[in-house]
RNA sequence: GGGCCCAUAGCUCAGCUUGGACAGAGCAACUGCCUUCUAAGCAGGAGGUCGGGGGUUCAAAUCCCCCUGGGCCCG
Repeated sequence: GGGCCCAUAGCUCAGCUUGGACAGAGCAACUGCCUUCUAAGCAGGAGGUCGGGGGUUCAAAUCCCCCUGGGCCCG
C1' cells in the first nucleotide's frame, strides 16, 4: 500500500441479507419485598444521538460514500 470482517444499553449479543409502528434479550447496577445482616430468591421501573460525518428516501441501526478505532490476510 491492497483486500476482508467488526463497532448497537455498564458488559456479552440479536436485529442489517429483504428499509417501516415507542430499537430488543440476558447479565450487571438501582428501588422495593424477604432476611438479625449479607448473599440467594421474588417483584418493579430505568438505562441507547445504533463509532463520527454526508448522501438516497415519505421513512435509515439497516442501502451508498468518506473518515476513525479494532482484528485477520496479502504484498